[in-house]
């Protein structure tokens, strides 16, 4: 700077709009020293009322009264004193904006259709006369306001005449000025009006008349400026013409008579609103917004209406009336009109002082000299507005960590401030001058999460109080609330609230868009507009160029000048973009003539084609009837059933009747404007292509309103009805099932005449013209060219002309689009944020359903298009895997029973955690007391600092007694030591107390899984993509080929540990091939096996054969061992806000009790429900008696040989052993032999009684063991589940680990040792790739109606009551006009005002109804989104508690798989 920013998403582009940052204008919270300037201050609401004072008087005219003075008593002067008559002013000035959409106002004319007092200019005049009257006296009426009689008087008041003139008519004019007489002038009749005024000594000042000016008005007319078609027709003096009447003047101005015109889609009439303009705010401009103060102009003057006078009024401070209001009254009758300056009340969110003075400007009147003047000058209030100034400054010391700061002290300055005089003013201030005092008298307002500049700072608060413009903060660590300290920004100012511009290219002339974000009319035809082809002349409207004239002043520029400077002011110039004349250019538009043919059009010809309409035919199938066969079903569905059949279906055959329909050919194929159009033939109609030469000659595009056509469904008559089928009936599925699925089945579809006007009426793409690369396919025509079987044949090539697909440029947010969605021209339509809503109302159209036009109030921060990355799908495809299935083995559940662990109930308490996989023989490796965290009861316990208290004796300890389960814990009572101190505040140990949703650390599932990331490079606007896909193999993102990638790094593997073979070393506590010994224990001796330790070898698809481009696979050969050798460990980026009473740490919380000690329960309850086990149920077996074979591990408060005791358990006593030595340690299943005979049994062994051993202060609650008794369920386990692929499984024992003591667990060890698979992707899952999505907290998502609850604003509504303008009758004041006997008369027309009736508009209210929107955790389904479980949606018809479901048509803006076609 012509500008951005926030804010839709996991993230991203785009469309959109919402807010933020600028300026202005009023109000308003806080705070506030002084000045200048300003066209600033009751505009905005109530053009609503108005107390009081003031806002127009003035006079060389004329009389009079009043004082006063001089008089000759009559009169003069003066105070220029009241009062009156006459003259001029009072129509100005000044206030306001109701009303007016209009010649009201702006601007250009124009008046040949006018008038002008005062003022200038010229000319000419001012002669003779007469009667009154006010004021004053004098009487009266009346409350007052006023008002009557009578008498007197003067004028520049008034009246007769006379002149002069004026003004008309006729007739003449060779007279003038214009475009044009109707004008002016000149003559000559005639008619009719008809002037004057004085004053002063004077000087002067005035009076009358004609003509001119000059000012100010008065009409007229072109153009130009508001909304609103949901106002589409309007006018009756209405349009014109004669004539008349009136005016200063022209007009229907107004009246009479004829005539029937006149205005309007370029918006007439209607409604709404609103003085207008110059300018003001705002923009960069175009615009837009506003019109208040200043200037012009118009209107009003409490509402309407009329009239005199006057040059000029229908007249703010004149009159009359009529209406509403106030006021005064004596009730008879008066008076009033602040939208003039003050002031008041009201009404509001809003706005002064009842002030001075006519000094200055300007006005009235005056000869002046004055006089008046709420005009105007001036003060006085207001944080109006705009400009200026100041609140110090300097230097040393102190304190801070340097910087920054903060105090203190000196020391200077003195604007401003206070005081003095002068000066200034119409008085007064201010201001200037000169002088004293003193830093003294003078800083706030907002903000501090983002946009947006400034705390990741304290205390409070705890989704509470609050904030927030918008995003959005607050549920206990708040940079967002409130408050503190700091910062940050502007500064006598600084927030808020409202309204306006700008940001907004967000109405888009400048400068927008519409395929899918909002938006192309369903489709042609066509009126008016708009726009229009080549060539030539001519005109000059338009356009362009020179000139003149306006375009007030003030605003606004520039330069200068002057207030000290600034704002302010003054000058000049300039511009004010317009408008009107006058002169010119012709390129282009336009116009008016003349041609042309490339646009359009006719025209010929020979062909295509489901192009319409009508007619005749024809054809399968279908249902029906009729016969004839034939017999129990048929029918339908995933499965049923209802239904149908022994009255013969179903099926078979023949014939017939009947309506509707028209396979195959059939196609990204023709034909039609679209809608749509399909069996053959006929007639009649149309329309496009091609080819061709003629013809006409711009005849042409678009198209607002208008007309035609318009699928399906639907109305109205009439007909038809075989099949389908909305409604409807029934059977099913379901929780339900108003549905999907079956059986039936009327409207209807079908025809004929009308009707209706909609669709996802769609390529979601408007019509016409141009021009921009290419390839390919196919339809029609035409040409040429090759075959031919010579056919109206096959193939090519190529021109027009149609339909497709792929693509260069290019566009586009991107998908795409690329004969258009690029490039440009014409012209229509339509769009401006979601919703309310295509609803309300109003008009119109329809027979009805409904259609077309089509809003507000409210509400909301977003909806939204497109692609991206995930995630998900009851979408697709590979691939996988014993927490998948299949093939098989055992098991769980059942039933029992018992261990244990959870739920749950109970309990004083049954302590918590952990709750699909991923909690439940888990923490916790097994709670007797401890453990313990729970409960019942008793006890303890505060380092440190301060106060209270203490040598009158704190805190401690003890005997007895007494309370207690039990205690010097408390208490009674004694004693013993001797200085501290929990009685109070705080602060403190400790806390298995809160938070695993503050953490670290560890762990668990995803994971027996093959993934997860960078680098450069490409590609995409970008979120991203590619790398990592494909295609083949692998356990494997394992590897190899292809490939815009190329690399690489974690993870896979490789690594490391254990087994399995062998070599070498070593050889005791091991081992025995040798000896000796009773061949017992043991010795020597020796280290060959075994074996134990260490260190090495070996296996790599390396070798043969087959498949394979390879990578690799099958098969085999050697070998201990074969394809990762087996079995383990380690194991990614991440996610699961998984889990977390070890330990650790934040933060909050208890703190004399949620810290700590203790006795006792308690975790073991027990109607039940799940898991995990162990024991069964037996004969593959129990019991008995004999006999055999392990590993691995552990042993000093242990293992514990052996010996003796006891029926056992176990006791006594005891060797040996720091442990390849000695112990634990007989190893069970097994093997032999007996025995039991299929039974609740010699099965099973729970409960139970009794007796006993051990650990241990203690086994009652609540251990284990032994012996006798007891012998209870239980005879193979629904539905559903769980483990396993080999030395596994299944089955058998053994060791440890916890441990005083207790193993049905857990880990690990050995002995025995199967069966079946070599696969798949069904069921569960996991990985990848496509794909769909309205999901992203990510399908446990997202969301739709109804129905209740409550809050808002609308619509309808029987009506109720008010306003406004219109309009018919009524009554009808003043005033005009006119007669007349001149009145208190009569006549008329118009009339304000009021009653009464009727339309229109508009407001308020309204029982009642009705849909809409919002809030919350509410009901009831689950309608959409993924094939969303029945694909969505659309128009229409039923139906339906709701979302909806169903018929018919229709779109794809549908998933999938298959098959055709096209294209690369």
């Nucleotide at each position: 700077a012509u500008u951005c920013c926030a804010g839709u998403u996991u993230a991203u582009c785009c469309u959109g709009c919402u807010g933020g940052a600028g300026a202005g204008u009023g109000c308003u919270g806080c705070u506030a020293u002084c000045u200048a300037a300003c066209u600033c201050g009751g505009a905005c609401u109530a053009a609503g009322c108005c107390a009081u004072g003031c806002a127009a008087g003035u006079u060389a005219c004329a009389g009079c009264c009043u004082u006063g003075u001089c008089u000759u008593c009559u009169g003069a002067c003066a105070a220029g004193g009241g009062c009156u008559g006459g003259g001029c002013g009072a129509a100005c000035g000044g206030c306001u904006g109701a009303g007016u959409a209009a010649c009201a106002c702006g601007u250009a004319g124009c008046u040949a259709a006018c008038c002008u007092a005062c003022c200038c200019u010229c000319a000419a005049c001012u002669c003779c006369g007469g009667g009154a009257u006010a004021a004053c006296c004098u009487c009266g009426g009346g409350a007052a306001a006023c008002u009557g009689a009578g008498g007197a008087u003067a004028a520049u008041a008034c009246c007769g005449g006379a002149u002069a003139g004026g003004c008309g008519a006729u007739g003449c004019u060779u007279u003038c000025u214009g475009g044009a007489a109707u004008g002016a002038g000149g003559c000559a009749u005639c008619g009719u009006u008809g002037a004057a005024a004085g004053c002063g000594c004077a000087a002067g000042c005035g009076g009358u008349u004609g003509a001119g000016g000059a000012u100010g008005g008065g009409g007229c007319u072109g153009c130009g400026g508001c909304c609103u078609a949901u106002c589409a027709g309007g006018u009756a003096g209405u349009u014109g013409u004669u004539g008349a009447g009136g005016u200063a003047a022209c007009g229907g101005c107004u009246c009479a008579a004829c005539a029937a015109g006149c205005c309007u889609a370029u918006g007439a009439c209607g409604g709404g609103u609103a003085g207008g303009g110059g300018c003001g705010c705002u923009g960069a401009g175009a615009g837009g917004c506003g019109g208040a103060g200043c200037c012009c102009c118009c209107a009003g003057a409490a509402g309407g209406a009329c009239u005199c006078u006057g040059a000029g009024a229908c007249a703010c401070u004149a009159g009359u009336c009529c209406u509403a209001g106030c006021c005064c009254u004596a009730c008879g009758g008066g008076g009033u009109g602040c939208a003039g300056c003050a002031g008041g009340c009201g009404c509001g969110a809003a706005a002064c002082u009842u002030u001075u003075g006519c000094a200055a400007u300007g006005c009235c009147c005056g000869c002046a000299a004055g006089g008046g003047u709420g005009a105007c000058a001036a003060a006085g209030c207001g944080a109006g507005u705009u400009a200026g100034a100041g609140u110090g400054u300097g230097u040393u010391c102190u304190c801070u960590u340097u910087u920054c700061g903060a105090g203190a002290a000196c020391a200077c300055u003195u604007u401003u401030g206070u005081c003095u005089u002068c000066u200034g003013u119409a008085a007064a201030a201010a201001g200037g001058a000169a002088g004293a005092c003193g830093a003294a008298u003078a800083a706030g307002g907002g903000c501090u999460g983002g946009g947006c500049a400034a705390g990741a700072c304290c205390g409070g608060u705890g989704c509470c109080a609050g904030c927030a413009g918008c995003c959005g903060c607050g549920g206990u660590a708040a940079u967002a609330c409130c408050g503190g300290c700091g910062g940050c920004c502007c500064g006598a100012g600084u927030g808020g609230c409202a309204c306006u511009c700008a940001c907004a290219u967000u109405u888009a002339u400048u400068g927008g868009g519409u395929c899918u974000a909002a938006a192309a009319c369903a489709u042609u035809c066509g009126u008016a507009g708009c726009c229009g082809g080549c060539u030539u002349u001519g005109c000059a409207a338009g356009u362009c160029c020179u000139g003149u004239g306006u375009u007030a002043a003030a605003u606004u520029g520039u330069u200068g000048c002057u207030c000290u400077c600034a704002a302010g002011g003054c000058a000049a110039c300039a511009g004010c973009u317009g408008c009107a004349c006058a002169g010119g250019a012709a390129a282009c538009u336009g116009c008016a003539a003349a041609g042309c043919u490339a646009g359009g059009g006719a025209u010929u010809g020979g062909g295509a084609g489901a192009c319409g309409u009508a007619g005749c035919g024809a054809g399968u199938a279908c249902g029906g009837c009729a016969c004839a066969g034939g017999u129990a079903g048929c029918g339908g569905u995933a499965a049923a059933a209802u239904g149908u059949g022994u009255u013969a279906a179903u099926c078979u055959g023949u014939g017939c009747c009947g309506g509707a329909c028209u396979a195959a050919c059939g196609a990204u194929g023709g034909c039609g404007a679209a809608g749509g159009c399909a069996c053959g033939c006929u007639a009649c109609g149309a329309g496009a292509a091609c080819a061709a030469c003629u013809c006409c000659g711009a005849c042409g595009g678009u198209g607002a309103g208008g007309a035609a056509u318009g699928a399906a469904a639907g109305c109205u008559a009439g007909g038809g009805g075989c099949g389908c089928a909305a409604a409807a009936g029934g059977g099913a599925u379901u929780a339900g099932a108003u549905a999907c699925c079956c059986c039936u089945g009327u409207a209807g579809u079908c025809c004929u005449a009308g009707c209706c006007g909609u669709a996802a009426a769609c390529g979601c793409u408007g019509c016409c013209a141009a021009c921009u690369a290419a390839a390919c396919a196919u339809u029609g025509c035409g040409a040429c060219c090759u075959c031919c079987u010579c056919g109206a044949g096959a193939g090519g090539u190529u021109g027009c002309a149609g339909u497709g697909c792929u693509g260069a440029a290019g566009u586009g947010a991107a998908g795409a689009c690329g004969g258009a969605a690029g490039u440009u021209g014409g012209c229509u339509a339509c769009c401006u944020g979601g919703g309310g809503a295509g609803u309300a109302u109003a008009g119109u159209c329809g027979c009805a359903a409904g259609g077309c036009c089509g809003a507000a109030a409210c509400u909301u921060a977003a909806a939204g298009g497109a692609a991206u990355u995930g995630g998900c799908g009851g979408g697709g495809g590979a691939g996988c895997a014993c927490u998948a299935c299949a093939a098989g083995g055992g098991g769980u559940g059942a039933u029992c029973g018992c261990g244990u662990g959870c739920g749950g109930u109970u309990u004083a308490a049954u302590c918590a955690g952990a709750u699909u996989c991923u909690a439940c023989a888990c923490c916790g490796u097994g709670a007797a007391c401890c453990u313990u965290a729970c409960c019942a009861g008793g006890a303890u316990c505060g380092a440190c600092a301060g106060c209270a208290g203490g040598a009158u004796g704190a805190a401690g300890g003890u005997c007895a007694g007494u309370c207690u389960g039990a205690a010097g814990g408390g208490c009674u009572u004694a004693c013993c030591u001797g200085a501290c101190a929990c009685g109070c505040u705080g602060a403190g140990a400790g806390g298995a107390g809160g938070u695993a949703c503050a953490u670290a650390g560890c762990c668990g599932u995803c994971g027996u899984c093959a993934g997860c990331c960078u680098g450069u490079g490409u590609c995409g606007u970008g979120a991203g993509a590619u790398g990592a896909u494909c295609u083949g193999u692998u356990a494997a993102a394992u590897c190899a080929g292809g490939u815009a990638a190329c690399a690489g790094g974690c993870g896979a593997g490789a690594c490391c540990c254990g087994c399995g073979u062998g070599u070498g070393c070593a050889g005791u506590u091991g081992c025995u091939c040798u000896u000796c010994g009773g061949u017992a224990a043991g010795a020597a001796a020796g280290c060959a096996c075994a074996c134990u330790g260490c260190a090495c070898a070996g296996a790599c698809u390396g070798c043969u054969u087959c498949c394979g481009c390879a990578a690799g696979g099958a098969a085999g050969a050697g070998g201990a061992a074969g394809g990762u050798g087996c079995g383990g460990g380690c194991a990614a980026c991440g996610a699961u806000a998984g889990g977390u009473g070890g330990c650790a740490u934040g933060c909050c919380c208890c703190g004399a009790a949620u810290a700590c000690c203790c006795u006792g329960g308690g975790c073991u309850a027990c109607a039940c429900g799940c898991g995990c086990g162990c024991g069964u149920c037996a004969a593959u077996g129990g019991c008995a008696g004999c006999a055999a074979c392990a590993a691995u591990g552990g042993g000093a408060u242990g293992c514990g040989a052996u010996g003796c005791c006891g029926a056992a358990a176990g006791g006594c006593a005891a060797a040996g052993c720091u442990a390849a030595u000695c112990c634990c340690c007989u190893a069970a299943a097994u093997g032999c032999u007996g025995u039991c005979c299929u039974a609740g049994u010699c099965u099973c062994g729970a409960u139970u009684g009794a007796g006993g051993c051990u650990u241990g202060c203690a086994a009652c609650u609540c251990a284990g063991c032994c012996u006798c008794a007891u012998g209870a369920c239980a005879c193979u386990g629904g539905a559903a589940u769980c483990c396993c692929u080999a030395g596994u499984a299944a089955u058998c024992g053994g060791a440890c680990g916890u441990u005083a003591g207790c193993a049905g667990c857990g880990u690990c060890c050995g002995g025995u040792g199967a069966a079946u698979a070599g696969g798949u992707c069904c069921c569960u899952g996991c990985u990848c790739c496509c794909u769909g999505c309205a999901c992203a907290c990510a399908c446990c998502g997202c969301c739709c109606a109804u129905c209740a609850a409550u809050c808002c604003g609308a619509c309808c509504g029987a009506g109720u009551u008010g306003u406004g303008u219109c309009u018919a009758g009524g009554u009808g004041a003043a005033g005009c006009u006119c007669c007349c006997u001149c009145g208190a008369g009569g006549a008329g027309a118009a009339g304000a005002a009021c009653c009464u009736g009727g339309a229109c508009a508009u407001g308020a209210u309204g029982a009642g109804g009705u849909a809409g929107g919002g809030u919350a955790a509410g009901u009831u389904g689950u309608c959409a989104c993924a094939a969303g479980g029945u694909a969505u949606c659309c128009g229409u018809a039923g139906g339906g508690g709701a979302a909806c479901c169903u018929g018919c048509g229709g779109a794809u803006g549908g998933a999938u798989c298959a098959c055709c076609u096209c294209c690369u």